[in-house]
RNA sequence: CUAGAGCCGGGAGAUGGCUUCCUCCCGGAACUGCCAACCGGCUAAUGACGCCUACCUCGCC
Numbered sequence: 001c002u003a004g005a006g007c008c009g010g011g012a013g014a015u016g017g018c019u020u021c022c023u024c025c026c027g028g029a030a031c032u033g034c035c036a037a038c039c040g041g042c043u044a045a046u047g048a049c050g051c052c053u054a055c056c057u058c059g060c061c
Base pairs, nucleotide, nucleotide: 009026010025011024012023013022016052017051018050020048021047033042034041035040
């Protein structure tokens, strides 16, 4: 210096917050939705569950 492993830790999972769980990455990393590629258009606040907030639809008071 390079490669691998263990421990500890940090980070990430298409728009916000929290808990839990799952997965991924170790920094030139994980991750950064789809259609069109000219104009433009579409779904979703989750990786998953629950709750809160925002937004949308319907009904009632």

Fluoride riboswitch aptamer (crcB RNA motif) from a Gammaproteobacteria bacterium, 61 nucleotides, folded computationally.
Its mean pLDDT, the model's own confidence on a scale to 100, is 80.